[in-house]
The RNA shown here (Bacterial small signal recognition particle RNA) has 98 nucleotides and comes from a Gemmatimonadales bacterium. A source record names the gene ffs. Rfam family: Bacterial small signal recognition particle RNA. It is annotated as a non-coding RNA gene. The prediction has a mean pLDDT of 78.
RNA sequence: GCCCCAGGUCCGAAGGGCGCACGCGCGCGAAUCGCGUCAGGACCGAGAGGUAGCAGCGCUAAGCGAUGCCGGGUGUCGCUUCGGGAGCCUGGGGCACU
Numbered sequence: 001g002c003c004c005c006a007g008g009u010c011c012g013a014a015g016g017g018c019g020c021a022c023g024c025g026c027g028c029g030a031a032u033c034g035c036g037u038c039a040g041g042a043c044c045g046a047g048a049g050g051u052a053g054c055a056g057c058g059c060u061a062a063g064c065g066a067u068g069c070c071g072g073g074u075g076u077c078g079c080u081u082c083g084g085g086a087g088c089c090u091g092g093g094g095c096a097c098u
Base pairs, nucleotide, nucleotide: 001095002094003093004092005091006090007089008088009087010084011083012082013081014080015079016077017076018075019074020073022071023070024068026065027064028063034059035058036057037056042051043050044049
């Protein structure tokens, strides 16, 4: 100096750790400007009955909360494995020169 092998650097993929927001699930959640039901009472009617409807109750909206060993998304990681391979670095072996 050349060749081969392995590893690192570099690129990519899959997975995993951590974080973030979102969706779904759970809970809370409307004095009135949501819905439903509407005691009492009010009104209409000769009457039967009807009308509107407060409180209460129920369901939920916006929103809020805890967090689900749920779902993908995204960021990050001297993480794991695999793949790529011209260059650089490290180690080993062989050849050649001396």